RNA sequence: ACCUUAUCAAGAGUGGCUGAGGGACUGGCCCUAUGAAGCCCGGCAACCUGUGUAAAAUGCACGAGGUGCCAAUUCCAGCGAACCGUGUGUGCGAUGAUACACACGGAUUCGGAAGAUAAGGG
Numbered sequence: 001a002c003c004u005u006a007u008c009a010a011g012a013g014u015g016g017c018u019g020a021g022g023g024a025c026u027g028g029c030c031c032u033a034u035g036a037a038g039c040c041c042g043g044c045a046a047c048c049u050g051u052g053u054a055a056a057a058u059g060c061a062c063g064a065g066g067u068g069c070c071a072a073u074u075c076c077a078g079c080g081a082a083c084c085g086u087g088u089g090u091g092c093g094a095u096g097a098u099a100c101a102c103a104c105g106g107a108u109u110c111g112g113a114a115g116a117u118a119a120g121g122g
Base pairs, nucleotide, nucleotide: 002121003120004119005118006117007116008115013041015040016039017038021031022030023029025078026077027076028075042070043069044068047066048065049063050062051061052060053059054058074114079111080110081109082108083106084105085104086103087102088101089100090099091098
């Protein structure tokens, strides 16, 4: 590299250095000289972990050693299904309603894919 499991709607700076980019990918939409990325400091959280507790599985409380994280839900979508709306066509039928199919749209729902992080494997 890759595999497995768990999580991804909460949380986190009016700091310093430095200077143009950044939000994985594609499309969109955003952020950015009122300063991107990076580094330092600061902070958040509690996966692993430490201590205590309970007979144990495991849970709970406290801590914070190893990671992680600090615009927007993992920013949204990317495949499938459902639902809703609009349009077109067809059937039934009668001044309207309804069924089916297709297309388009959706700040809706569910699943999946991809990604990220942790822990284990390799």